[in-house]
Context: one part of a larger RNA
RNA sequence: UGACGGGGACCCGCACAAGCGGUGGAGCAUGUGGUUUAAUUCGAAGCAACGCGAAGAACCUUACCAGGUCUUGACAUCCCGAUCGUAAUGGCGCUUAGCAGCGCAGGUCUUUCGGGACAGAGGAGACAGGUGGUGCAUGGUUGUCGUCAGCUCGUGUCGUGAGAUGUUGGGUUAAGUCCCGCAACGAGCGCAACCCUUGUCUUUAGUUGCCAGCACAUAAUGGUGGGCACUCUAGAGGGACUGCCGGUGACAAACCGGAGGAAGGUGGGGAUGACGUCAAAUCAUCAUGCCCCUUAUGAUCUGGGCUACACACGUACUACAAUGGCCGGUACAACGGGCAGCGAAAGAGUGAUCUGGAGCAAAUCCCAAUAAACCGAUCCCAGUUCGGAUUGUAGGCUGCAACUCGCCUACAUGAAGUCGGAGUUGCUAGUAAUCGCGGAUCAGCAUGCCGCGGUGAAUACGUUCCCGGGUCUUGUACA
Repeated sequence: UGACGGGGACCCGCACAAGCGGUGGAGCAUGUGGUUUAAUUCGAAGCAACGCGAAGAACCUUACCAGGUCUUGACAUCCCGAUCGUAAUGGCGCUUAGCAGCGCAGGUCUUUCGGGACAGAGGAGACAGGUGGUGCAUGGUUGUCGUCAGCUCGUGUCGUGAGAUGUUGGGUUAAGUCCCGCAACGAGCGCAACCCUUGUCUUUAGUUGCCAGCACAUAAUGGUGGGCACUCUAGAGGGACUGCCGGUGACAAACCGGAGGAAGGUGGGGAUGACGUCAAAUCAUCAUGCCCCUUAUGAUCUGGGCUACACACGUACUACAAUGGCCGGUACAACGGGCAGCGAAAGAGUGAUCUGGAGCAAAUCCCAAUAAACCGAUCCCAGUUCGGAUUGUAGGCUGCAACUCGCCUACAUGAAGUCGGAGUUGCUAGUAAUCGCGGAUCAGCAUGCCGCGGUGAAUACGUUCCCGGGUCUUGUACA
């Protein structure tokens, strides 16, 4: 100087408390451990691994296993060299488990007519190749403490020195934020602001959006003329700064209350992550040193596996019901996506879906129906008209192909479950809870993830205690 303390003082955070909802019990989904297996590919491991890499394992993916096959190779550059020509690739048939192999048809460039360029059978080696090892050799990227308020430097001064000072102190703040004081005076990286979004107004613009007023048409509808007032869209601006008033304070910084205002003291949300810590994670995104394999640890194909199942754990979903289930009627969104695409009307089917093909490269058309809510009717507290697992049958869709191993529909079946021990977790406002909608990935497959809107609470006395963190101080046999 740090680190640590079941030392002290001060302060903060959904840290506790006050509340609301979960989880731990059930079924199922998914990840992991374990076990099993020919293989169940690999990585991730307290917080900070475990719906994580994986924004989507039937083949492919795929790295694993069994079997078959290749050896200058699936991919790249260089060399030799015959041939075909203007294309090559590709298409069809036979054969094969398949790769490989054989056959057939079609296709016929430019030119100065010499050829060039390109493609390809074959050969030799230089080499290719490796999701093989080492994240404790590395780059890059990322997590975490933590959006915590800290981390440092120059000069000066003090100290033999390590170092100290500044950065401590008195106030204040979300903040090393600002003020005052001070052997310090300044500065840098952080904080804040600048950026995006949302809330208000003005202005510009008015189609594909909108319709106040005026007409037309209709069973009805901005459907049409017309208009851009309004809504909206998307550009440019204004607006909030403790600016104003009162009080407290040290005449300061600031704090408390108020006015005006759409908004008030960082308005809400996001992006933004200092010096560093954990030899944290990643050699399997990629790059890369060294080591290793080179008729195999490379390459390719068929099938299997990653989907196993006595069990254990994590994270979700669905429930156990009446604030509900079922039936009928009837409203109100936002974000998005669409051409190998979204697919309307109409028709068929109980339904999944099919037929159909209008319109739309989309403020125009389509996905698209919102759901909870509301109104009416029924059930009457039951393992039920709760709950939907499991299983059977019959179908639909995607796709060469749904056996291992996809999703959906109908009918039948109708399991556990009556609110969950010790414990543990999220959340402070348009939040929790609850309701549906969209998207990426994607042929198909979502209870996951990323977004969107609808309805919409309770509680916070307070900081004694638990956890984490910051500042000062103290002890130390630790570095």
Small-subunit ribosomal RNA, 3' major domain from an uncultured bacterium, 479 nucleotides, folded computationally. Its mean pLDDT, the model's own confidence on a scale to 100, is 81. RNAcentral holds the full RNA, with entries from Greengenes. Rfam family: Bacterial small subunit ribosomal RNA. Rfam links the family to the GO terms ribosome and structural constituent of ribosome.